[in-house]
Background: A computed fold for a 94-nucleotide RNA, annotated as TPP riboswitch aptamer (THI element). Of the family's consensus pairs, 80% are formed in the model. It matches the Rfam family "TPP riboswitch aptamer (THI element)". On this family, see Rodionov et al., J Biol Chem 2002: "Comparative genomics of thiamin biosynthesis in procaryotes. New genes and regulatory mechanisms". Rfam describes the family as follows. Vitamin B(1) in its active form thiamin pyrophosphate (TPP) is an essential coenzyme that is synthesised by coupling of pyrimidine and thiazole moieties in bacteria. The previously detected thiamin-regulatory element, thi box was extended, resulting in a new, highly conserved RNA secondary structure, the THI element, which is widely distributed in eubacteria and also occurs in some archaea. Analysis of operon structures identified a large number of new candidate thiamin-regulated genes, mostly transporters, in various prokaryotic organisms. The THI element is a riboswitch that directly binds to TPP to regulate gene expression through a variety of mechanisms in archaea, bacteria and eukaryotes. through a variety of mechanisms in archaea, bacteria and eukaryotes.
RNA sequence: AAAAAGUCAAGGGGUGCUCAAAGUUUUGGGCUGAGAUAAUACCCUCUAACCUGAUGCGGGUAAUGCCGACGUAGGGAUGGACAGUAUGUAAAUC
Numbered sequence: 001a002a003a004a005a006g007u008c009a010a011g012g013g014g015u016g017c018u019c020a021a022a023g024u025u026u027u028g029g030g031c032u033g034a035g036a037u038a039a040u041a042c043c044c045u046c047u048a049a050c051c052u053g054a055u056g057c058g059g060g061u062a063a064u065g066c067c068g069a070c071g072u073a074g075g076g077a078u079g080g081a082c083a084g085u086a087u088g089u090a091a092a093u094c
Stems, first nucleotide, its partner, number of pairs: 001087001007080003010045004015039001016031007050075003057068003
């Protein structure tokens, strides 16, 4: 000079497409995915989940942000202990 991982607490976010049955709303199945049962589960908290642009563009699909570009775009939620420790550098001593 000086962490990180992991952990604890707190906080943020998304929940689509399609088929069938029943009948005005619910149940079950299929697809992608960490998550599509609104679970208290999943993911994320500046190494950024997610949102905007977007009822957009290209590809593909039974269909859908399914994939890609846009995107070094704009916005976007943190603190403690661990620890002034690990570790690094310089000087002195041996």